[in-house]
This is a predicted structure of a 476-nucleotide part of an RNA (small-subunit ribosomal RNA, 3' major domain) from a metagenome.
The coordinates come from a structure-prediction model, not an experiment, and the mean pLDDT is 86.
The full RNA is in RNAcentral, with records from SILVA.
Context: one part of a larger RNA
RNA sequence: UGACGGGGGCCCGCGCAAGCGGUGGAGCAUGUGGUUUAAUUCGAUGGUACGCGAGAAACCUUACCCGGGCUUGAACUGUACGUGACCGGCGCAGAGAUGCGCCUUUCCUUCGGGACACGUAUAGAGGUGCUGCAUGGUUGUCGUCAGCUCGUGUCGUGAGAUGUUGGGUUAAGUCCCGCAACGAGCGCAACCCCUAUCGUCUGUUGCUACCAGGUCAAGCUGGGCACUCUGACGAAACUGCCGGUGAUAAACCGGAGGAAGGUGGGGAUGACGUCAAAUCAUCACGGCCCUUAUGUCCGGGGCUACACACGUGCUACAAUGGCCGGUACAAAGAGAAGCAAAUCCGCGAGGUGGAGCAAAUCUCAAAAAACCGGUCUCAGUUCGGAUUGCUCUCUGCAACUCGAGAGCAUGAAGUCGGAAUCGCUAGUAAUCGCAGAUCAGCACGCUGCGGUGAAUACGUUCCCGGGCCUUGUACA
Numbered sequence: 001u002g003a004c005g006g007g008g009g010c011c012c013g014c015g016c017a018a019g020c021g022g023u024g025g026a027g028c029a030u031g032u033g034g035u036u037u038a039a040u041u042c043g044a045u046g047g048u049a050c051g052c053g054a055g056a057a058a059c060c061u062u063a064c065c066c067g068g069g070c071u072u073g074a075a076c077u078g079u080a081c082g083u084g085a086c087c088g089g090c091g092c093a094g095a096g097a098u099g100c101g102c103c104u105u106u107c108c109u110u111c112g113g114g115a116c117a118c119g120u121a122u123a124g125a126g127g128u129g130c131u132g133c134a135u136g137g138u139u140g141u142c143g144u145c146a147g148c149u150c151g152u153g154u155c156g157u158g159a160g161a162u163g164u165u166g167g168g169u170u171a172a173g174u175c176c177c178g179c180a181a182c183g184a185g186c187g188c189a190a191c192c193c194c195u196a197u198c199g200u201c202u203g204u205u206g207c208u209a210c211c212a213g214g215u216c217a218a219g220c221u222g223g224g225c226a227c228u229c230u231g232a233c234g235a236a237a238c239u240g241c242c243g244g245u246g247a248u249a250a251a252c253c254g255g256a257g258g259a260a261g262g263u264g265g266g267g268a269u270g271a272c273g274u275c276a277a278a279u280c281a282u283c284a285c286g287g288c289c290c291u292u293a294u295g296u297c298c299g300g301g302g303c304u305a306c307a308c309a310c311g312u313g314c315u316a317c318a319a320u321g322g323c324c325g326g327u328a329c330a331a332a333g334a335g336a337a338g339c340a341a342a343u344c345c346g347c348g349a350g351g352u353g354g355a356g357c358a359a360a361u362c363u364c365a366a367a368a369a370a371c372c373g374g375u376c377u378c379a380g381u382u383c384g385g386a387u388u389g390c391u392c393u394c395u396g397c398a399a400c401u402c403g404a405g406a407g408c409a410u411g412a413a414g415u416c417g418g419a420a421u422c423g424c425u426a427g428u429a430a431u432c433g434c435a436g437a438u439c440a441g442c443a444c445g446c447u448g449c450g451g452u453g454a455a456u457a458c459g460u461u462c463c464c465g466g467g468c469c470u471u472g473u474a475c476a
Stems, first nucleotide, its partner, number of pairs: 001476002003473003007470007015460002019424005026315008034306002042053002064301007077123008088103006106115003126290002129288003135284002137279003140275001142273001147186006153162003166177003192267004197235005203229001206225002210223004238261001241255005317417001321376006333364003338357002344351002383414001388409007430452007
């Protein structure tokens, strides 16, 4: 100087408390451990692994296993020699890779050759092989915590200290005052994006107050650009104003005006560093290793196994509900090898059909919970839907291993969950649906979007994590 203390003081955080809803019990989905296996590819392992890499494992992917092949190789660059082809089409064999056969067949030229392709040889390729404890890059975490440092000066023999401590204050090393310090840098804040109000411009594909036409109805049509909205530029909020407290400061408390008030709400943004944290399997790269194989092509299988254990989710156990009928209101997105309307067929998944749309025009598209009416009457039920049988649909060369969906039948566990444990402070939790990425197909996951919309916070003693000062130490 740090680190640590079941030392002290001050302070903060959904840390506790106050509340609301969960997990832990059930079934299923998914990841992991374990076990099994020819293989169940590899990585991630307290917090900071476990719906994680993977934002899509039937083949492919794919790295694993079995089998069948190739050896300058699937892909790359050069050199030497040779050929004029190569590619493509067809046939045969084969599980295919591939092999054999047939057909077709170059371009430029100064005629020396060159381009291109193939074959042979060679230099070399190739490796998701090892080492993240050789590395770059990237990332997690403490933590969006308020800290981490430097120059000069001063003090100290020195390691170092001071500044950065102290009195207040703040979300903040934020600001004020004081002070052997005076300044500065990286962080904080602000500048950036979205959102909340208004103005100007814009007026179609958007809108419809007013005028006219028109319909069963409808901005449907002609005017119109007021309103909503679109999207560009501006305005607006700064403790600016008033009162009080305070040290006459910084600031705090209350109020006015205002769409918004004290960082308005949300996002992006992550200091010096810590964990030899993670990644050699995104990529790059040192070293080591393989080179007729640890490379590479193909068929099939596996990654989907299943006594079990754990994590994360979904669906429930019902009446604030289930079922049936009717009626209403979003936002944000996506669409050409695409989204696909109306119509017709089918109980349905779906089929037919193809209008329109590179989309403020058309389509996906029905929002759902909600509301109104009816029914069920507390039951393992008209709750719950696992499992299983049969028949189908769709995608796709192909759904056996191993896809999703529909109909009929079947109708399991489950009556609110032990010890324990998680999330959340407001348009939040809870609850309800919608869209997108990936994607031929496959979503209970993920990422976004809106609808309905709470309860509680006395307080900081205690548990956890953190910041500042101080104290002890035989620790570094």